[in-house]
Context: one part of a larger RNA
This record gives sequence, C1' cells and structure tokens, in this order.
RNA sequence: CUCGGGUGAAGGAACUAGGCAAAAUCGUACCGUAACUUCGGGAGAAGGUACGCUCCUAUCUGUGAUGAGACUUGCUCUCUAAGCGGAUGGGAGCCGCAGUGACCAGGUGGCUGGGACUGUUUAUUAAAAACACAGCACUGUGCAAAAUCGCAAGAUGACGUAUACGGUGUGACACCUGCCCGGUGCCGGAAGGUUAAUUGAUGGGGUUAUCCUUAGGGAGAAGCUCUUGAUCGAAGCCCCGGUAAACGGCGGCCGUAACUAUAACGGUCCUAAGGUAGCGAAAUUCCUUGUCGGGUAAGUUCCGACCUGCACGAAUGGUGUAACCAUGGCCACGCUGUCUCCACCCGAGACUCA
Repeated sequence: CUCGGGUGAAGGAACUAGGCAAAAUCGUACCGUAACUUCGGGAGAAGGUACGCUCCUAUCUGUGAUGAGACUUGCUCUCUAAGCGGAUGGGAGCCGCAGUGACCAGGUGGCUGGGACUGUUUAUUAAAAACACAGCACUGUGCAAAAUCGCAAGAUGACGUAUACGGUGUGACACCUGCCCGGUGCCGGAAGGUUAAUUGAUGGGGUUAUCCUUAGGGAGAAGCUCUUGAUCGAAGCCCCGGUAAACGGCGGCCGUAACUAUAACGGUCCUAAGGUAGCGAAAUUCCUUGUCGGGUAAGUUCCGACCUGCACGAAUGGUGUAACCAUGGCCACGCUGUCUCCACCCGAGACUCA
C1' cells in the first nucleotide's frame, strides 16, 4: 500500500454529481397516531412506556393420580382435585452503565415530477417515465366467419358463434374529450367522362390471274398478307356524398377607452377550419439563472404564482388523483470518520530478509 473488521476528542454533510458508503432505527405488549382518501387505506404513521432474575400470591386453562357416592354392575355415571404443564394479573426483593444485555432485528417526516396498481424487459454496461395491464373506443367478421399458416390436402381461430373472435389506438379511477372532411385513407353512390382483354367497320400497303402500252412501263379483281382501328367493353380513376377515439390540421396585419398602459370593440387579408376547456419558463421555455414570493447567511436545482406557450392542449388523449414504486428532483429531523483531519487497534495479502 491492497482487502476484511473495530474504536475515536470537538464539530455533525462543512464531503460529494449525489449522505455514495457507514452510522442510526430494529423484537413483543400496551398507550397513542395528522393531512389526505377511491372510506379499503394512509398506519408499524408520527411519538411514548414496559421488558432480567428470586420469592410469595390470585384467576383461568390442559392433563387428571387418589378418595367418596349412585345404581342400570359397566371400557358406567356424579362429586372431589394431588401432582405436572400453559396463559394472564398482583405484591415483595436482588444485581449491573446497560435486562428484545449475544445472535436475530423498520431510520423517520415534508413538498413535487412520472407511471394508477401486482407484473415484464435489453442472458453479458440501461429495470426505467419503456412494455404489459384491467378499463375505454373505433373497426372487421353471420360461420365453410373474419384473420393467420400451408403449393395443396389440411390446420389454428373453435369442438367457439357478435355478452364471440380478429385488428388498431388509448391505458385504473374522477371530470372531460372542442373546431376542421380542403389533402390522404376508408365507406357508400352510380348519371356522365376516361379505360383492358375482346370484337374487327373502314381506309391504306405488298403480291398478281388479267387488261392496256409509246414496249421503258402502267392499271389491277379474288385470294394470301402487312397495317389502320370505327364499334362493343367491367372494376379503377375523374366525379357526387359520408367519415377525425381514421392519417392528420387547428392564421396574419392595422386601429380603438377621459393620465399612461392595455384593448372588451372595429376594419382588412387568407383558410377546410383558425387551438375551445384545462394546463403552462413544464420530462415541453430558445432568450433564461425570465419576474415575484417561499425556503438558505448565501439557492443556475426545489416549491408556489405570473403568462411574453421560440415550439402545451384534449384517447398520437387533456387536467386532476388516494394507494403503490430497488423511479427522478428538493428539504428537514435523527445519525454518523463522508468530511474538517486524520489517528490507532485486530486479521488476510503484497513487500523485505531467512
């Protein structure tokens, strides 16, 4: 020096990113116990008191020796209640610093964020506010169901049947969940436009039996062939509606009140509609350590407000919320070698020597 353990004057978190680690609390009985609350809890809240050993004694209780009585003479019934145990009280005394004497064995309280909760997770750096969850909602599915696996047979769904099953979102509970259907999606509609395969009208080209010829060439039916593509033609798309707990979205400028400031009010432009309730410097606030209040001697954190929301906002849920949490932040009491500031002791190593 490393590891394990112990003690410490005065102070008591001044340590530190952070009370990390350690200390402290700790059992049983009794007394007592706040806010809040979903009336179950919170709660072992908090905070107190007692506790050993010896002797005496009371009550209750387990077992039930012994003795007595009864007659129905029995493995009977009734009374008695010694001894040995257990529980709960009362009294007297004894010892120590200390009586749950060792082991064992909750630290507590307050404010607040998040998630309701028990649960699940990155086997081997993350246990969480992530996932799940009961509840809620939308949507599909009428049974040979939808959905899924398989080329298929077949199977799951389900030996179930819409109070069922699948998908998606949200996430207990309470109060609620505003406006927009223009875009994208989905559902419905079918008049019109467009439109595939199909059909093959018409026109054009090639070839030539034949005809004409100035003998160079020209015209050219049928057939065959290359092509043109009228007409017929569904869904889809265009189109017309609906639908946001579907994907999503939810403005700008200017003026105005008898101090000032502000603007209930007015004007104007744009939009599908211009953010409602609630919350708000927030797990969201850049400016920002915003401003005010509280707590500290001193507080970029914390708590309560304000609202100027860079860039909250309503099941991509909003706001609250008792209980819960190896969850985040802050504070207090107790406690301490975390520290001021280190010292010593007991052991195991390392190291040196043998």
This is a predicted structure of a 354-nucleotide part of an RNA (large-subunit ribosomal RNA, domain IV) from Pseudoalteromonas fuliginea. Lineage of the source: Bacteria > Gammaproteobacteria > Alteromonadales > Pseudoalteromonadaceae > Pseudoalteromonas. Its mean pLDDT, the model's own confidence on a scale to 100, is 88. It was read from a public genome assembly.